[in-house]
Molecule: transfer RNA
Organism: Roseovarius sp. 217
RNA sequence: GCGGGCGUUGUGUAAUGGUAAGACCCUUGCCUUCCAAGCAAGAGACGCGGGUUCGAUUCCCGCCGCCCGCU
Repeated sequence: GCGGGCGUUGUGUAAUGGUAAGACCCUUGCCUUCCAAGCAAGAGACGCGGGUUCGAUUCCCGCCGCCCGCU
């Protein structure tokens, strides 16, 4: 330099053109003499910028980052 893949909450994953879902973590409450465990509730995310569309996390383009391969 060229090609390919992947960017989703604090972490690890899902989903899909129509309000983004589980698990762990965190907060609060219940229970307990206390803690842990258990139960219930809550907060928290689609890498950035454009385009297409009535509507984009999803489709297209560019940029950035990570990984793989070729030279």